[in-house]
């Protein structure tokens, strides 16, 4: 002097300590982020098999819960396995490519995970609740626009 992410800033008290700096803990404020929650509106289940019916539809049996944070979703193939796991490819989508900030295009490089609730939650004013973590980089491309100083 930078990056992902909401994950930052300030104040009071107290302790480490006798003081300053700094740090821990407790509390409060601002700011940022997330969830629940009316009316109105929306929704009124999915798959498979069989029967019936010209069809729409109906009946019977079997199987499958649902939701949240996040860019991280929908697939294909292979190996093992029969509960599932591992690897590869591709993909919706996401990030950086900076040098005061924002933004467009090109180029190049990456990500495309993980976790939580616990049978329950559409939207949702009032209202209620929760979070402010964690992890990285030493790399130095190009052409514009707007603004600030």
């Nucleotide at each position: 002097a930078g990056c992902c992410g909401a994950a930052u800033c300030c104040g009071u008290g107290u302790c480490g300590u006798c003081u300053a700096u700094c740090g821990g803990c407790a509390c409060g404020g601002a700011g940022c982020g997330g969830g629940g929650g009316a009316a109105c509106c929306a929704u009124u289940u999915g798959g498979g098999a069989g029967g019936u019916u010209u069809u729409u539809g109906c009946c019977u049996c079997c199987c499958g819960g649902g939701g949240g944070c996040g860019a991280a979703u929908c697939g294909c193939c292979g190996c093992a396995u029969u509960g599932u796991g591992c690897g590869g490819c591709a993909u919706a989508g996401c990030g950086c490519u900076a040098g005061c900030u924002c933004u467009u295009u090109c180029u190049g490089c990456g990500c495309g995970a993980g976790c939580c609730c616990g049978u329950c939650a559409g939207c949702u004013a009032a209202c209620c609740c929760c979070g402010c973590a964690g992890g990285c980089a030493c790399c130095c491309g190009a052409a514009g626009g707007a603004g600030a100083a």